[in-house]
RNA sequence: GAGUCCCGACUGGGAGAGACCGGGCCGUGUUCGUGCACGUGCCCGGCGCCGAAGGAGCAACCGCCCCGGAAUCUCUCAGGCAAACGGACCGGGCGGGACGG
Numbered sequence: 001g002a003g004u005c006c007c008g009a010c011u012g013g014g015a016g017a018g019a020c021c022g023g024g025c026c027g028u029g030u031u032c033g034u035g036c037a038c039g040u041g042c043c044c045g046g047c048g049c050c051g052a053a054g055g056a057g058c059a060a061c062c063g064c065c066c067c068g069g070a071a072u073c074u075c076u077c078a079g080g081c082a083a084a085c086g087g088a089c090c091g092g093g094c095g096g097g098a099c100g101g
Base pairs, nucleotide, nucleotide: 003099004098005097006096007095008094010092011091012090013089018047020046021045022044023043024042025041026039027038028037029036030035048081049080050079054077055075056074057073061069062068063067
């Protein structure tokens, strides 16, 4: 020095599951009016469902083996179930650190 690993921000990709039901409010349209219809809207309640933010549990396995670290498995507290946002994980170059002749 090539390169490998770790961290960070940026960037590209990135799944699953009700645009559910009821009530209320708001807005628009219609109506003489009551009312009715619509809505990517807001609040409350209800049932059904998803797992890849986070969290928790078991554990193959690993270690310095007293003990500790451990998942894409499991649970769904949280989160989510049109789009958007988010999103484990993967790629790219950039910055920093470690190893490295």
Predicted 3D model of a 101-nucleotide RNA (Glycine riboswitch aptamer) from Symbiodinium necroappetens.